[in-house]
Context: one part of a larger RNA
Molecule: small-subunit ribosomal RNA, central domain
Organism: uncultured prokaryote
RNA sequence: CUGGGCGUAAAGCGCGCGUAGGCGGUUUGAUAAGUCGGAUGUGAAAUGCCUGGGCUCAACCUAGGAACUGCCUUUGAAACUGAUUGUCUAGAGACCGGAAGAGGAUGGCGGAAUUCCCAGUGUAGAGGUGAAAUUCGUAGAUAUUGGGAAGAACACCAGUGGCGAAGGCGGCCAUCUGGUCCGGUUCUGACGCUGAGGCGCGAAAGCGUGGGGAGCAAACAGGAUUAGAUACCCUGGUAGUCCACGCCGUAAACGAUGAGUGCUAGUUGUUGGGGGGCAUAGCCCUUCAGUGACGCAGCUAACGCAUUAAGCACUCCGCCUGGGGAGUACGGUCGCAAGAUUAAAACUC
Numbered sequence: 001c002u003g004g005g006c007g008u009a010a011a012g013c014g015c016g017c018g019u020a021g022g023c024g025g026u027u028u029g030a031u032a033a034g035u036c037g038g039a040u041g042u043g044a045a046a047u048g049c050c051u052g053g054g055c056u057c058a059a060c061c062u063a064g065g066a067a068c069u070g071c072c073u074u075u076g077a078a079a080c081u082g083a084u085u086g087u088c089u090a091g092a093g094a095c096c097g098g099a100a101g102a103g104g105a106u107g108g109c110g111g112a113a114u115u116c117c118c119a120g121u122g123u124a125g126a127g128g129u130g131a132a133a134u135u136c137g138u139a140g141a142u143a144u145u146g147g148g149a150a151g152a153a154c155a156c157c158a159g160u161g162g163c164g165a166a167g168g169c170g171g172c173c174a175u176c177u178g179g180u181c182c183g184g185u186u187c188u189g190a191c192g193c194u195g196a197g198g199c200g201c202g203a204a205a206g207c208g209u210g211g212g213g214a215g216c217a218a219a220c221a222g223g224a225u226u227a228g229a230u231a232c233c234c235u236g237g238u239a240g241u242c243c244a245c246g247c248c249g250u251a252a253a254c255g256a257u258g259a260g261u262g263c264u265a266g267u268u269g270u271u272g273g274g275g276g277g278c279a280u281a282g283c284c285c286u287u288c289a290g291u292g293a294c295g296c297a298g299c300u301a302a303c304g305c306a307u308u309a310a311g312c313a314c315u316c317c318g319c320c321u322g323g324g325g326a327g328u329a330c331g332g333u334c335g336c337a338a339g340a341u342u343a344a345a346a347c348u349c
Base pairs, nucleotide, nucleotide: 004320005319006318007303008302012317014201015200016199017198021194022193023192025088027086029084031082033081034080035077036076037075038074039073041071042070049065050064051063052062053061054060091191092188093187094186095184096183097182098181099180103177104176105175106174107173108172109171110154114150115149116148117147118146119145120144121143125136126135162169163168206247207246208245209244210243211242215241216240220236221235222234223233258316259315260314261313262312263311266294267293268292269291270290271289272288273287274286275285276284277283278282298305299304322349323348324347331342332341333340334339
């Protein structure tokens, strides 16, 4: 270099933007780099192959031929690829008119609950468990009523519902702001797809500085359980959880399924639009875009997937190559650290 693969056997980067590169719609002319045909030259000899010859055969030696699949030059072809010149509108984008949405950021507001504080009523228990105890309570708890404070989270609506590239997003209002879908077919005219490096985003935990701290709760303490109980259960409880700014950069970051495009039976539910019909506020038919259930062909080792493909094809990227050693050591890069990333070998089965 080649081969076979990547839902669950090893294998899809957590996700995006995008550089180089790779790949790329329709049609005209001209070109001739790639491509294809002809010709000249060259491609040393030996070796190897074929046909002969010489050693009694063979090995060996030897003559001729083909071959040397290549390269240079020249001449021609113009379908395809390329570069070039125009053209087009089916890809892509723009414009106009509508639509839905927990998409993002900032500020403000609200009620329920919880805990604490103050006051009233009230009296002996409360709490907790399988049962208890630690714990709280006659210095008046638990319960209940009124008032106040604080922080965090937003019941019902709520839905294989919606939005977002992923992580993720849920009380209400305002401001700023991103994307998507449908219809019109007005404009541009291939402006596209993918994407090594690179850059950015990225749950939770953790780290730094400063705040905040109601509830919950690693660590820790006590009570139980137990043979023991560094646990499960109970009573407490600090980091943390919250906010601002800065780091970390990992997850079963999962659909364990990379992105894009085209094609390939249906049935049924649901979300957002458009068109049409009717016995008009409901139903039917149809068409886009999403999101589910089932199911044919086909695929699959099976399970299963099945127009949201794991089917049929093409383009580009990433990754895999027996188990352990090991996602480890060493070195590099990054980080305040924790560590992350890149990533072996000996040995062994």